[in-house]
RNA sequence: UGAGUAGACUAGACAGCCGCGCAGCGGCCAUAUGGAUAGUAUGGUCAACGUGAGGAAAGUCCCCACUCCAUAGAGCAGGGUAGCGGGUAACACCCGUCCGCCGCGAGGCGAGGAAUAGGGCCACAGAGACCAAGGCCGGCCGGCGCGGCAACUUCAAGCGGCACCGACCGGAGUGAAAAGGGUAACCUCUACCCGGAGCAAGGCCAAGUGAGGGACGGUGCGGUUGCUCGCUUAGUCCCAGGUAGGCCGCAAAGAGGCGCAGCGUAACCUGCAGCCCAAGAUAGAUGGCUGUCCGCGACAGAAUGGGGCUUAUCGGUCUACUCAUCAA
RNA sequence: GCCGAGGUAGCUCAGUCGGUAGAGCAGCGGACUGAAAAUCCGCGUGUCCCCAGUUCGAUUCUGGGCCUCGGCACCA
Numbered sequence: 001u002g003a004g005u006a007g008a009c010u011a012g013a014c015a016g017c018c019g020c021g022c023a024g025c026g027g028c029c030a031u032a033u034g035g036a037u038a039g040u041a042u043g044g045u046c047a048a049c050g051u052g053a054g055g056a057a058a059g060u061c062c063c064c065a066c067u068c069c070a071u072a073g074a075g076c077a078g079g080g081u082a083g084c085g086g087g088u089a090a091c092a093c094c095c096g097u098c099c100g101c102c103g104c105g106a107g108g109c110g111a112g113g114a115a116u117a118g119g120g121c122c123a124c125a126g127a128g129a130c131c132a133a134g135g136c137c138g139g140c141c142g143g144c145g146c147g148g149c150a151a152c153u154u155c156a157a158g159c160g161g162c163a164c165c166g167a168c169c170g171g172a173g174u175g176a177a178a179a180g181g182g183u184a185a186c187c188u189c190u191a192c193c194c195g196g197a198g199c200a201a202g203g204c205c206a207a208g209u210g211a212g213g214g215a216c217g218g219u220g221c222g223g224u225u226g227c228u229c230g231c232u233u234a235g236u237c238c239c240a241g242g243u244a245g246g247c248c249g250c251a252a253a254g255a256g257g258c259g260c261a262g263c264g265u266a267a268c269c270u271g272c273a274g275c276c277c278a279a280g281a282u283a284g285a286u287g288g289c290u291g292u293c294c295g296c297g298a299c300a301g302a303a304u305g306g307g308g309c310u311u312a313u314c315g316g317u318c319u320a321c322u323c324a325u326c327a328a
Numbered sequence: 329g330c331c332g333a334g335g336u337a338g339c340u341c342a343g344u345c346g347g348u349a350g351a352g353c354a355g356c357g358g359a360c361u362g363a364a365a366a367u368c369c370g371c372g373u374g375u376c377c378c379c380a381g382u383u384c385g386a387u388u389c390u391g392g393g394c395c396u397c398g399g400c401a402c403c404a
Stems, first nucleotide, its partner, number of pairs: 001324010012293007020052003026046008054299001058310002061308005066198004073229004078194005083097005098112001099110004113189002118187002120183003136171004141166003145162002148159002202248004212239005222232003241403003254277001256276003259272004294297001329400007338353004347384001355371005377393005
């Protein structure tokens, strides 16, 4: 210098003007109370100051918190995880390590338990496909038979040839695989784990219609995903009708972050208390214009809250490492 | 927001415990007719939504992505 590997950060910057959501010091108005232009309460309006999307807010793929149903029950069924060890609230996540594969390497990927518990499947091709078939070609040996040579009075032994049968060795060919198996991302077995529903959970208030019709239901409806039990308790479903309002859950506080110290290879854990933290709607805010600068700006936008994974993403910066080439 | 179902020929749908995919309608060609319809005979048509993985082999099994559709408020 070039090509890469792993990790971390960033996601145009600054200024001015206008606008939107939340919250709201304060002012004004209305209503109620009151003797009152005091005070208090409620509502409306103006509005200072403050604050306002993400690394993925996404997919909803895992796991939790939270809420309701037995403080989550028993058995069967069903589902999940899977080398080994550790971490975590938990996980399919993370860390370490073994093995296998890929890469020159830094590194990356792995659904990696069991095929001697058992069952199933292995199309086509091929002689044969999974308790086989034992086919074809070649070699060699043995057996029986036939005829020949040899021998001869005859028989037997011997020699080599052909056919058949049998054992052994080798080969060709098919196929992913030819007796060696493969497949558990087929059933299954082993070990461990798993109750269900989901914030439209669930709780409170208000308004308004009807005070209705049918089916089932203390001989157990419905709920607890399926079956049996157990528990619970008086409703459940359909049709017709009404309301489509408010408050809580729900956002300033926690499985938080940074720092320091200790333990540990690491993930992580423990302690110290030093610093930091502030979106929050319900038709749903987080935007627009102008100026300057740069590399002319991608994927995309909260909706109960978290921890992960996966997917999308123009680019930029930093750290550590690898390979190649050149120079000293 | 939460939960669920699906994607196969131009359209509507079958299929599958893994072995190379069909039916009806539509379309095209022929026969019949003066011509057309109906009828009869014949014919083709596929990235089985996409990308990976398991496997000898994937529409089927597994994972991820894309798209489409459906259900869920409260009162009583």

Predicted 3D model of RNase P RNA and transfer RNA as a complex of 404 nucleotides.